[in-house]
Context: one part of a larger RNA
Molecule: small-subunit ribosomal RNA, 3' major domain
Organism: Trichopus zeylanicus subsp. travancoricus
RNA sequence: UGACGGGGGCCCGCACAAGAAGUGGAGCAUGUGGUUUAAUUUGAUGCAAAGCGAAGAACCUUACCAGGGCUUGACAUGUCGUGAAUCCUCUUGAAAGAGAGGGGUGCCCUCAGGAAUGCAGACACAGGUGGUGCAUGGCUGUCGUCAACUCGUGCCAUAAAGUGUUGGGUUAAGUCUUGCAAUAAGUGCAACCCUCGUGUUUAGUUGCCACCAUUGAGUUUGGAACCUUGAAUAGACUACCAGUGAUAAGCUGGAGGAAGGUGAGGAUGACAUCAAGUCAUCAUGCCCCUUAUGCCCUAGGCAACACACGUGCUACAAUGGGCGGGACAAAGGGUUGUGAUCCUGUGAGGGUGAGCUAACUCCAAAAACCCAUCCUUAGUUUGGAUUGCAUGCUGCAACUUGCCAGCAUGAAGCCAAAAUUGCUAGUAAUUGCUGGUCAGCCAUACGGUGGUGAAUUCAUUCCCGGGCCUUGUACA
Repeated sequence: UGACGGGGGCCCGCACAAGAAGUGGAGCAUGUGGUUUAAUUUGAUGCAAAGCGAAGAACCUUACCAGGGCUUGACAUGUCGUGAAUCCUCUUGAAAGAGAGGGGUGCCCUCAGGAAUGCAGACACAGGUGGUGCAUGGCUGUCGUCAACUCGUGCCAUAAAGUGUUGGGUUAAGUCUUGCAAUAAGUGCAACCCUCGUGUUUAGUUGCCACCAUUGAGUUUGGAACCUUGAAUAGACUACCAGUGAUAAGCUGGAGGAAGGUGAGGAUGACAUCAAGUCAUCAUGCCCCUUAUGCCCUAGGCAACACACGUGCUACAAUGGGCGGGACAAAGGGUUGUGAUCCUGUGAGGGUGAGCUAACUCCAAAAACCCAUCCUUAGUUUGGAUUGCAUGCUGCAACUUGCCAGCAUGAAGCCAAAAUUGCUAGUAAUUGCUGGUCAGCCAUACGGUGGUGAAUUCAUUCCCGGGCCUUGUACA
């Protein structure tokens, strides 16, 4: 100087407390361990692995396994020879491939040849999701959006070091102020960026409709007010008032205001830490394989199942379930796409195929909610697992192993022990909608988007984590 202490002081955080909703018990989905297997490819393992890499494993993907093949190779450059290439038919094979036959000569051109492409040969070489993340780059997690981390000059000290960065206040903040042997400066904080919330100006089409007409209908004429969309701009700064404070920084209350003390959310992550993670995104040193640890194909596996753990979904019901009618969004996507209308089917779907390269058209029906009605406390008109039958869709292909619909079946579960998680306001909870990936989909996931919409915070004693000062130490 650090680190540590069941030492001290000060302070903060959904850290506790106060609340409300959960997890842990049930069924299922999914990931992991274990076991099994020819293979169940692999990485990640306290917080910071485990609905994670994977924004989508039937083939492909695919890295694994079995079998069938290839060896200058699926891919690149160079050298040599030959044929232009593309194409058609047959045999064999599970396919990859192997064999045979046919047809056929284009482009540039100096008539040498060349470009592009196929085949064959020999080598240099290719290739490797093989190993090492404890050889590395790059990227990322974490402490933590915590308030810290340093340096020049000076001063002090025998040196490592110290001072500054400590003290009095204050802040979300090493934020600001004041004092001081310190005085300047840098990386962080804040601000500058994006979205939302208010107004003004401008622009009105595909959006809007107050006035004038008009229609079944903003449908048409018309309008630029409103709404809304795009652009520009204003606005919030403790600016104003009172109190308090040291006439400071600030704090408390108020006014005005759409918004008030960081307005709300996002992006933004200092110096370091964990030999943290990744050689399987990519790049790369070294090592290893080279008729194989490379490459092609077919089938299988990644989906197994006494069990253990994590994350979720659905429930156990009446604040509910069924049936009928009625109402209100936002955001997003669409041309190999979205698919209206009509017909058909109980339905998934099928046929038809208008409009739309989209403020025009389509996906599209919002759901919780409201009204009416049945059920009346039951393992039930709860719950929907599981299983059977017979359908539909995508796709060469749905057995291993897809999704959806119909009929039948109707399991556990009656609110959950010890323990434990996230959450302070348009939040929790609840409720649908949508996107990416994608032929289809195991999505209950992930990312967005609106609707309805709470309770509680006495306080910092205690638990956990963190910051500053100080103290002890046989630790470094």